[in-house]
RNA sequence: UGGGGGAUAGUUUAAUGGCAGAACAACGGUCUCUGGAACCGUGAGUCAUGGUUCGAAUCCAUGUCCCCCAG
Numbered sequence: 001u002g003g004g005g006g007a008u009a010g011u012u013u014a015a016u017g018g019c020a021g022a023a024c025a026a027c028g029g030u031c032u033c034u035g036g037a038a039c040c041g042u043g044a045g046u047c048a049u050g051g052u053u054c055g056a057a058u059c060c061a062u063g064u065c066c067c068c069c070a071g
Stems, first nucleotide, its partner, number of pairs: 001070007010024004018054001026042005047063005
């Protein structure tokens, strides 16, 4: 430099263009002599900008970063 793939919660990971879910972690509570475990609950997210669309995490363009291949 060219080609391909990827970016969603603190972490990992889902979502056929139609209400963004889950697990772990965190916090609060119950239980316990204490801690842990267990149970109940709470908060937290779509890389950025623009476009298409009634409607975008999803489609398109550009940019940023990461991974793979080629040179």

Predicted 3D model of a 71-nucleotide RNA (transfer RNA) from a Chloroflexota bacterium. The RNAcentral record of the sequence draws on ENA. Rfam family: tRNA. Gene Ontology term of the family: triplet codon-amino acid adaptor activity. The source organism's lineage runs through Bacteria, Bacillati and Chloroflexota. Its mean pLDDT, the model's own confidence on a scale to 100, is 81.